[in-house]
c-di-GMP-I riboswitch aptamer, 85 nucleotides, folded computationally.
RNA sequence: UUACGAUAAUAGCAAAGCUGUUGAAAGGCAGUGACGCAAAGCUAAGGGUCUAACGUAUAAUAUACUAUGAUAGCCGGUUACCGAA
Numbered sequence: 001u002u003a004c005g006a007u008a009a010u011a012g013c014a015a016a017g018c019u020g021u022u023g024a025a026a027g028g029c030a031g032u033g034a035c036g037c038a039a040a041g042c043u044a045a046g047g048g049u050c051u052a053a054c055g056u057a058u059a060a061u062a063u064a065c066u067a068u069g070a071u072a073g074c075c076g077g078u079u080a081c082c083g084a085a
Base pairs, nucleotide, nucleotide: 004083005082012037013036017032018031019030020029021028022027035073041078042077043076046075047074048071049070050069055065056064057063058062
């Protein structure tokens, strides 16, 4: 330095649920709360997934398609703390 990851040390994040708030929705934010996480840090110009307001088509007030919306706790990319085997 790279890989690796412990019944080590130091610090950190916070799922579901509930309350409030925001948004058309998916979802976000704040509080509470810990299921978990060695990158659960960053990245949505790569892939995947979710939503479908607007728009388009059919049609007749419904259905389908559509990201310009979202997701990093799906994969990928990228940077980094600690040091037993």
About this RNA
It matches the Rfam family "c-di-GMP-I riboswitch aptamer". Rfam's curators write: GEMM was predicted in a large-scale screen for bacterial structured RNA regulatory elements. Genes associated with GEMM are involved in a diverse array of functions, including chemotaxis regulation, signal transduction, secretion and chitin.